[in-house]
RNA sequence: GAACGAUAAAGGCAAACCUGUUGCAAAGCAGGGACGCAAAGCCAUAGGGCCUUUUACAUAAAGAAGGCAUCCUGGCCGCCGAA
Numbered sequence: 001g002a003a004c005g006a007u008a009a010a011g012g013c014a015a016a017c018c019u020g021u022u023g024c025a026a027a028g029c030a031g032g033g034a035c036g037c038a039a040a041g042c043c044a045u046a047g048g049g050c051c052u053u054u055u056a057c058a059u060a061a062a063g064a065a066g067g068c069a070u071c072c073u074g075g076c077c078g079c080c081g082a083a
Stems, first nucleotide, its partner, number of pairs: 004081002012037002017032006041076003046073003049068007
């Protein structure tokens, strides 16, 4: 240094739900709250997947515009140092 991840140490993040707010919606933001997370840090112009709106509230494919990084794979950066 890399791999790896412990009943280690210092910390970090924050599901569901509630309140307020933005949005047609999915969902986002802020506060509370903790199911959990060794990347639950970043990337949606890396790929797939899922969700919303619309063509059209139809019953299928497809197109267009959005969303999800705590869906999977992938990439980049990163704390500590036992086996």

Predicted 3D model of an 83-nucleotide RNA (c-di-GMP-I riboswitch aptamer) from a Bacillota bacterium. Lineage of the source: Bacteria > Bacillati > Bacillota. The sequence was found by an Rfam model in a public genome assembly. Its mean pLDDT, the model's own confidence on a scale to 100, is 87.